This is a predicted complex of two RNAs, RNase P RNA and transfer RNA, with 487 nucleotides together. The coordinates come from a structure-prediction model, not an experiment, and the mean pLDDT is 77. Rfam match: Bacterial RNase P class A. Rfam describes the family as follows. Ribonuclease P (RNase P) is a ubiquitous endoribonuclease, found in archaea, bacteria and eukarya as well as chloroplasts and mitochondria. By type it is a ribozyme.
[in-house]
RNA sequence: UGAGUAAACCGGGUGACCGCCCCGACUUGUCGGGGAGGAAAGUCCGAGCUCCACCGGGCAGGAUGCUGGGUAACACCCAGGAGGGGUGACUCUACGGAAAGUGCCACAGAAACAUACCGCCAGCGACUGGCUGAUUGGCUAUUUGAGUUAUAAUGAUAAAUUUAGGUGAGCAGCCAGUGCGGGUAAGGGUGAAAUGGUGAGGUAAGAGCUCACCGGCGGCUGGGCAACCAGCCGGCCGGGCAAACCCCAUCCGGAGCAAGACCAAAUAGGGGGAUAUAGGACGCCCGGUCUUGUCCCCGGGUUGGUCGCUUGACCCUGCUGGUAACAGCAGGGCUAGAUAGAUGGUCACCGCUCCGACGCGGGGAACCGUUAGUCGGAGUACAGAACUCGGCUUAUAGGUUUACUUAACCC
RNA sequence: GCCGAGGUAGCUCAGUCGGUAGAGCAGCGGACUGAAAAUCCGCGUGUCCCCAGUUCGAUUCUGGGCCUCGGCACCA
Numbered sequence: 001u002g003a004g005u006a007a008a009c010c011g012g013g014u015g016a017c018c019g020c021c022c023c024g025a026c027u028u029g030u031c032g033g034g035g036a037g038g039a040a041a042g043u044c045c046g047a048g049c050u051c052c053a054c055c056g057g058g059c060a061g062g063a064u065g066c067u068g069g070g071u072a073a074c075a076c077c078c079a080g081g082a083g084g085g086g087u088g089a090c091u092c093u094a095c096g097g098a099a100a101g102u103g104c105c106a107c108a109g110a111a112a113c114a115u116a117c118c119g120c121c122a123g124c125g126a127c128u129g130g131c132u133g134a135u136u137g138g139c140u141a142u143u144u145g146a147g148u149u150a151u152a153a154u155g156a157u158a159a160a161u162u163u164a165g166g167u168g169a170g171c172a173g174c175c176a177g178u179g180c181g182g183g184u185a186a187g188g189g190u191g192a193a194a195u196g197g198u199g200a201g202g203u204a205a206g207a208g209c210u211c212a213c214c215g216g217c218g219g220c221u222g223g224g225c226a227a228c229c230a231g232c233c234g235g236c237c238g239g240g241c242a243a244a245c246c247c248c249a250u251c252c253g254g255a256g257c258a259a260g261a262c263c264a265a266a267u268a269g270g271g272g273g274a275u276a277u278a279g280g281a282c283g284c285c286c287g288g289u290c291u292u293g294u295c296c297c298c299g300g301g302u303u304g305g306u307c308g309c310u311u312g313a314c315c316c317u318g319c320u321g322g323u324a325a326c327a328g329c330a331g332g333g334c335u336a337g338a339u340a341g342a343u344g345g346u347c348a349c350c351g352c353u354c355c356g357a358c359g360c361g362g363g364g365a366a367c368c369g370u371u372a373g374u375c376g377g378a379g380u381a382c383a384g385a386a387c388u389c390g391g392c393u394u395a396u397a398g399g400u401u402u403a404c405u406u407a408a409c410c411c
Numbered sequence: 412g413c414c415g416a417g418g419u420a421g422c423u424c425a426g427u428c429g430g431u432a433g434a435g436c437a438g439c440g441g442a443c444u445g446a447a448a449a450u451c452c453g454c455g456u457g458u459c460c461c462c463a464g465u466u467c468g469a470u471u472c473u474g475g476g477c478c479u480c481g482g483c484a485c486c487a
Stems, first nucleotide, its partner, number of pairs: 001407010012350007020035007037382001041393002044391005049256004053289007061252005066080005081095001082093004096247002101245002103241003117188002119184003126178008135169003139165003144160001147157003196214006215237002217234007260307004270298006278292003300486003314333008351380008359370004412483007421436004430467001438454005460476005
């Protein structure tokens, strides 16, 4: 210097004039003081406060969901664990349970829950084909040749026999194919997802079948309050969805300041209905105490005032405890309260941001840059209290500070 | 201010315990007619308000945002 990460903060200032709301004072129309936000917003959580007569039980419903702590409480905050992301500072997480049960997983695929399409595989039975082997029957040729017959002799015929060739049959073995059953879950293919992963051994082929490493689960030991972590042992090892029903643990009554209380004014203190085996805690049911009229509809009247209302789980400073959230103590402070709703408008100057021109710097030029200066123009966000707090979420022009990370360069 | 309901085709509405979303009217084309209406036949139509998340997959489930609509005063 660039790129980031985390946290905190500002988010216009001054003056003049004209107004608005509240409070106080008195000389009653003047003076003095105060007057939006970090989100006042969305109304998403949690409370205070008020009313519903009170207490208890069951069902339903809702919320939360790693652990410990903080708090009035929380779906918030702090610290830690696990998992994901990042080189890192750091950050994100709806982060209980899928071998409690039910359900779903479209299309594709053999199979999405108990399945085998292709493939691989040994054995058995059947069929077909081929090869080999021995056996055996014909046939042909050949060796030997008893006997019969004709002869002078050669010869003819011929049982049996030797060898060789080719062939038929069944048997045995091997090979190939087909079919039926069997083993397997390595591989192919489908899918978002396919039954722990990789490698080696092993096997007929395979498979945690066995082994090594990794992942998960369970047990033991040690550490930690715990989530969990580390080591050892055991082959124990079939998916996903609970932001599907559900199960487990914890918590929860309802309504809301238009709640509610009081004063005043006005009207028709009227009509109809439901109920005493009833109503009274705004999902349903049950029990007990208390209480007596209560509730709904139609019609009528008013559109006034006071309180609730801003002193509060408040703010600031310091100290102490705690890693922190936070708590305790001491001192100081009072900081909007309207009710159709005040907190505004105009002008001037300044600030901040952006753009353009001049100027300045670089360059031969085209052009580039904008630290000081001058001029002109544009912009200056999101938004606005309404009973009050604690949070969350969402919106927000521009800017500041601190700590840290990372890359390059210089010393 | 407080409380509640809803957003799906041009309009009015269905739909969904998660698997490519429909109906009626309207519109367009054709037939019928001299021409039109009615009728008949055929057709197209979607940011399921928006943004994230869960899931293989979201109109549907969850969170946040935007918009629209409705109700709530007191007296007797």